[in-house]
RNA sequence: ACAGAGAAAAGGCAAACCCGGUGAAAGCCGGGGGCGCAAAGCCACGGAUCUACGGAUGCAAUCUAAGAUGGCCGGGCUGCCUUGU
Repeated sequence: ACAGAGAAAAGGCAAACCCGGUGAAAGCCGGGGGCGCAAAGCCACGGAUCUACGGAUGCAAUCUAAGAUGGCCGGGCUGCCUUGU
């Protein structure tokens, strides 16, 4: 440097579900839990998806300011180990 099968060594994160909190909702936060993860570390910049208190329209439907997801894809920034080549 490449690769990672992380199997070596030492560590990290934490899905569903349950409890508590929070929010209009999607969701988020804390505790338990552990499906998985080599960036499952950080950034909503492009795409995608979800929500829609409020707003437009209005019979309904629909659209939308805004919000959410980085464990959906792309992009940017940073980074552990050194078994293997």